[in-house]
C1' cells in the first nucleotide's frame, strides 16, 4: 500500500381523484316491460413515479441490470428537444414533449402475481502478490 482471491450487509419508485361504463346477477310482471344490484387505480381527464455505473448532477447520452425469445455460451429490446448560465451540461435553470416487460383482471408504467425471487451495483471487513 491494496487491482488476485474470500466474507457480510445493503440494493426500486409511482393515484383513498373526477368522469364514463354490463342484455351479468336478483325480483316483479308476463313476452318484451319494469324495479333493484352491481365491474376500470386497465377506458376518458388530470394526478404521480423513475434501479446501477460513467459523464458538469441524466427515465429518454454511452454502457449494465431488470425483462423478452430459445435452453446455459446466443439474441431481441423504451423514450428529447429548444433557450439560458458556463471552460464543460441531449444531466443544472426555464419551456415545452415522451418512454415504460410478462401473467392476471374491463384493455394496467402506479392494482395482485411469479418474489421472502433475481439483479447491475453500492458500503464494510479479512487480505495474496508486489
Nucleotide at each position: 500500500a491494496g487491482c488476485a482471491g474470500c466474507c457480510u450487509u445493503u440494493g426500486g419508485g409511482g393515484c383513498a381523484a373526477g368522469g364514463u361504463g354490463a342484455a351479468a346477477a336478483a325480483g316483479a310482471g308476463u313476452u318484451u316491460u319494469c324495479u333493484u344490484u352491481u365491474a376500470a387505480u386497465u377506458c376518458c381527464u388530470g394526478a404521480c413515479c423513475g434501479g446501477c455505473g460513467g459523464u458538469a448532477u441524466a427515465g429518454c447520452c454511452c454502457g449494465c441490470g431488470a425483462g423478452c425469445c430459445g435452453a446455459u455460451u446466443g439474441g431481441c429490446a423504451g423514450a428529447u428537444c429548444c433557450g439560458g448560465c458556463g471552460u464543460a451540461a441531449u444531466u443544472c435553470c426555464g419551456g415545452a414533449g415522451u418512454c415504460g416487460a410478462c401473467a392476471g383482471u374491463a384493455a394496467a408504467g402506479u392494482c395482485u402475481g411469479g418474489a421472502u425471487g433475481g439483479g447491475a451495483a453500492a458500503a464494510g471487513g479479512c487480505a495474496a502478490a508486489g
This is a predicted structure of a 130-nucleotide RNA (FMN riboswitch aptamer (RFN element)) from a Sporomusaceae bacterium. RNAcentral holds the sequence, with entries from Rfam. Its mean pLDDT, the model's own confidence on a scale to 100, is 77.